[in-house]
This is a predicted structure of a 349-nucleotide part of an RNA (small-subunit ribosomal RNA, central domain) from Manihot esculenta. It matches the Rfam family "Bacterial small subunit ribosomal RNA". Gene Ontology terms of the family: structural constituent of ribosome and ribosome. The full RNA is in RNAcentral, with records from SILVA. The source organism's lineage runs through Eukaryota, Pentapetalae, fabids, Malpighiales and Manihot.
Context: one part of a larger RNA
RNA sequence: UUGGGCGUAAAGCAUCUGUAUGUGGCUUUUCAAGUCUGCCAUCAAAUCCCAAGGCUCAACCCUGGACAGACGGUGGAAAUUGCCAAGCUAGAGUACAGUAGGGGUGGAGGGAAUUUCUGAUGGAGCAGUAAAAUGCAUAGAGAUCUAAAAGAACACCAAUGGCUAAAGCACACCAAUGGUCAACAUUGACAUUGAGAGACGGAAGCUAGGGGAGUGAAUGGGAUUAGAUACUGUAGUAGUCGUAGCCGUAAACGAUGGAUAUUGGGCACUGUGCGUAUCGAUUCGUGCAGUACGGUAGCUAACGCAUUAAGUAUCUCGCUUGGGGAGUACGUUCACAAGAAUGAAACUC
Repeated sequence: UUGGGCGUAAAGCAUCUGUAUGUGGCUUUUCAAGUCUGCCAUCAAAUCCCAAGGCUCAACCCUGGACAGACGGUGGAAAUUGCCAAGCUAGAGUACAGUAGGGGUGGAGGGAAUUUCUGAUGGAGCAGUAAAAUGCAUAGAGAUCUAAAAGAACACCAAUGGCUAAAGCACACCAAUGGUCAACAUUGACAUUGAGAGACGGAAGCUAGGGGAGUGAAUGGGAUUAGAUACUGUAGUAGUCGUAGCCGUAAACGAUGGAUAUUGGGCACUGUGCGUAUCGAUUCGUGCAGUACGGUAGCUAACGCAUUAAGUAUCUCGCUUGGGGAGUACGUUCACAAGAAUGAAACUC
C1' cells in the first nucleotide's frame, strides 16, 4: 500500500490569491506512449505446486509436467487515457449599459449623553451599599438654569434582515473605488485544486511621536472575612482613540477545506427577471442568486445532518493513528521584545 478516517470520539491550515504538481467539457483526424492481443526468446539447478515411481509407510529420494507472472524483441487493434491537427459552445472569462448593499479608503459635517469649566439661584448635605466606610462638601458641594471646551461612541429604525475571502462592517453627507446578481454580444476549455510562496488577519501586546472624556489591568487606602494578594465600594496608571510600523495568534466555530454533478416535497425572508389579471402588480403564478426554519429517502455510534448534506459520486489539498510526558526539550527559521512556527524521546499508565 491492498483497505480506515477528520460536526461532537485523534484529525479541516483563521481566510484568500496563486507557482510547480495532480485532475479535467463536446465533435472529427493523426500517431500508437499507456491499454488490449498473437508469436519468439529468457527468467540455471535445487525449492514450492501437480501426477506417477522407490526405500515395509512416512519424512526423504527420484522421473515427468507446468499454471500464473515479470523483463526484452516482433506483428496487430484503435473503443478508451495520452500526442498531433482542426472545429464547437453547455464550463470559464471579457466588454457595454443597469439593480441591491453597515464591502473597503479618504474628506468634511451633526445631535443626544458624559466629564471639566464660566456665571447665576440656593444653603447642608451628596455619593455609595445587603449594611457601611473610604471619598466629595460652609474655602459653598449635590440640585436647577446659562455660556464654553474636550474626547469617545453613534439610541430609535433593527429583523429569522444586508455586505465582505475571512478577520469584520451601522449617525447622516461627498468623492473616487472592489466584488456580487441578471439580460445581450463576444473569446473559445482559457478550467479546478494548490506543496512551497505571497496578501490580509479580532483582542491583547511592542516601538515612535500625538491624544486622553468615559472606562479601566497594575496600584493605594475603605469594607467583607479566620485570612481576602478576590467578589463589593472609592480613587486611579498603562491601555482603550488617531498616525506610521511590528506582532501573526483566538472556542479565528457551522468545532463541518475547496470545486463539479446529482437526489422528494413544504414554508418564510432578501435581491432580481418573466408571465397572467387589471385603469394600475406591492398582492397571483413561475425562474435565478442568496439567507433561515421544519422535515422524506439516505446517512450516522447516537445526537443529529438532510438540494446551503454530515445523502450519492468524481477530482484535489491539508490533517489524524491510545492517555500523560508535551505543544514541552533540543536544533533551526522569524520577531525589538513578548513570543510564534517547526517539533521529539526517555519514563509512566